[in-house]
Predicted 3D model of a 544-nucleotide part of an RNA (small-subunit ribosomal RNA, 5' domain) from an uncultured prokaryote. The prediction has a mean pLDDT of 82.
Context: one part of a larger RNA
RNA sequence: AUUGAACGCUGGCGGUAGGCUUAACACAUGCAAGUCGAGCGGUAACAGAUCUAGCUUGCUAGGUGCUGACGAGCGGCGGACGGGUGAGUAACGCGUAGGAAUUUGCCCAGUAGUGGGGGACAACAUGUGGUAACGCAUGCUAAUACCGCAUACGCCCUACGGGGGAAAGCAGGGGAUCUUCGGACCUUGCGCUAUUGGAGAAGCCUGUUACCAGAUGAGCCUGCGUGGGAUUAGCUAGUUGGUGGGGUAAAGGCUCACCAAGGCGACGAUCCCUAGCUGGUCUGAGAGGAUGAUCAGCCACACUGGGACUGAGACACGGCCCAGACUCCUACGGGAGGCAGUAGUGGGGAAUAUUGGACAAUGGGGGCAACCCUGAUCCAGCCAUGCCGCGUGUGUGAAGAAGGCCUUAGGGUUGUAAAGCACUUUCAGCGAGGAGGAAAGGUUGGCGAUUAAUUACGUAACUAUCUUGACGUUACCUACAGAAGAAGCACCGGCUAACUCUGUGCCAGCAGCCGCGGUAAUACAGAGGGUGCGAGCGUUAAUC
Numbered sequence: 001a002u003u004g005a006a007c008g009c010u011g012g013c014g015g016u017a018g019g020c021u022u023a024a025c026a027c028a029u030g031c032a033a034g035u036c037g038a039g040c041g042g043u044a045a046c047a048g049a050u051c052u053a054g055c056u057u058g059c060u061a062g063g064u065g066c067u068g069a070c071g072a073g074c075g076g077c078g079g080a081c082g083g084g085u086g087a088g089u090a091a092c093g094c095g096u097a098g099g100a101a102u103u104u105g106c107c108c109a110g111u112a113g114u115g116g117g118g119g120a121c122a123a124c125a126u127g128u129g130g131u132a133a134c135g136c137a138u139g140c141u142a143a144u145a146c147c148g149c150a151u152a153c154g155c156c157c158u159a160c161g162g163g164g165g166a167a168a169g170c171a172g173g174g175g176a177u178c179u180u181c182g183g184a185c186c187u188u189g190c191g192c193u194a195u196u197g198g199a200g201a202a203g204c205c206u207g208u209u210a211c212c213a214g215a216u217g218a219g220c221c222u223g224c225g226u227g228g229g230a231u232u233a234g235c236u237a238g239u240u241g242g243u244g245g246g247g248u249a250a251a252g253g254c255u256c257a258c259c260a261a262g263g264c265g266a267c268g269a270u271c272c273c274u275a276g277c278u279g280g281u282c283u284g285a286g287a288g289g290a291u292g293a294u295c296a297g298c299c300a301c302a303c304u305g306g307g308a309c310u311g312a313g314a315c316a317c318g319g320c321c322c323a324g325a326c327u328c329c330u331a332c333g334g335g336a337g338g339c340a341g342u343a344g345u346g347g348g349g350a351a352u353a354u355u356g357g358a359c360a361a362u363g364g365g366g367g368c369a370a371c372c373c374u375g376a377u378c379c380a381g382c383c384a385u386g387c388c389g390c391g392u393g394u395g396u397g398a399a400g401a402a403g404g405c406c407u408u409a410g411g412g413u414u415g416u417a418a419a420g421c422a423c424u425u426u427c428a429g430c431g432a433g434g435a436g437g438a439a440a441g442g443u444u445g446g447c448g449a450u451u452a453a454u455u456a457c458g459u460a461a462c463u464a465u466c467u468u469g470a471c472g473u474u475a476c477c478u479a480c481a482g483a484a485g486a487a488g489c490a491c492c493g494g495c496u497a498a499c500u501c502u503g504u505g506c507c508a509g510c511a512g513c514c515g516c517g518g519u520a521a522u523a524c525a526g527a528g529g530g531u532g533c534g535a536g537c538g539u540u541a542a543u544c
Base pairs, nucleotide, nucleotide: 001543002542003541005540006539007538008537009536012390013389014388015387016386017385018383019382020348025346026345027344029343030342031341034077035076036075039074040073042070043069046068047067048066049064050063051062052061053060054059055058084301085300086299093226094225095224096223097222098221099220102218107198108197109196110195111194112193113192114191115149117147118146124139125138126137127136128135129134155164156163157162169190170189171188172187173186174185177184178183227273228272229271234264235263236262239261240260241259242258243257244256245255246254276298277297278296279295280291281290282289283288303324304323305322306321307320326337327336328335329334354380356379357378358377362376363374364373365372366371393423394422395421396420403414404413405412406411427485429480431478433476437471441466442465443464445462446459447458448457488533489532490531491530492529493514494513495512499528500527501526502525503524509516510515
């Protein structure tokens, strides 16, 4: 000088940051991942409309999916992000510099398509098993669910013969024409299939620019660097290399068969102990040393161990299966669970917070959108834990008051300190006012592109208008009252700023080092006085 600190005494306000370093110990309870009705069949609840009946004449019962919507279900996308923790890991884990044999949902741009059929399974109904969790049988049904057929520029396999493979519709609007009155058909938007390129590509607007919005992640390989121990000296059998088969999105002993006998090591292999790594942080003139909380990048893990499924992506924290330990329910046949998410509880510990508010902003998921979800996030609460700022009054006031302490008994000191007088009102208190965080979004007009169409659609730099704030009694400003509500802690022998009295008598005690105390202790204890810091001050621990 510093700290994620703790302890003792004390404690007014605000801003800002931080807050289980220990048991990766066990967890009650709530919440933390949903969304789409513009994919589908539908209608359990709510609301409306309408019909029927009753009467208390505006409610009670029943019906109709007709409408707004929507429980459960099928289906799509998302649950691989975001959030947590540091157990493991001394190694391609991280840092850095490179590499080639790969894949990539959503996004952007291009090209070509989107034709014609089929059979199911949920929901539901009926029956039935079980304490429950959960099933079983039969029957019915839809789709952007599933499966064939057709087509195949480009694509894939083969290697020049050939072979293989796709799709799905939905919503808005509509002049003719047709119609079984549902639509067909046309058109716009969103999708779907195949494929190519891209991710400073490309797009919107514009006469052009300024400008605005905005987009990649993953797997694999290599060089160098990245703790301690030699009281660890030899290690290795898929081990090292080759050929061939298999496997993967992909190179490769990744795996297998055969062949060869290699490969690593005092420039420290192997083994043991310790440890997530980095940007950084602390210290220091630097070189270094120590460290890796918060924030950011990477990695690993998700009760312990193993495994795969689905998928563009996982061997998946709030998914599945098996085993284990533990906890809970049970009708004893069988079942359920995983806070190292956010709060919270017990335990451990010197020690670390609320079972709070809101999606208003930023961002994420779903959706055409409105919107819904979001313990991410933004806020509030608690804690002097750190840093920063402010206050606890200001001026005047000598009779140098009283009281205390000391005294050579004259006085000295506390001390302008107090009282008194005159002012001020920060902050806190109590009233009034009051920004910004708000951009979006809806509706109307205008404009644009498209179209048969003035519809529908789009529109940041056009217009009008309505509406959206958890924080919040916000920041800030201002009225009012009154010095009113606000000072402690450590030290005073030397180092080291600051001295006397009383008590004690090698006792009681102090102490960082030297050392004090055995009757005049500036070193113990108390008092008066003083010194240093100050909402803090000391002590302990730790690093330089």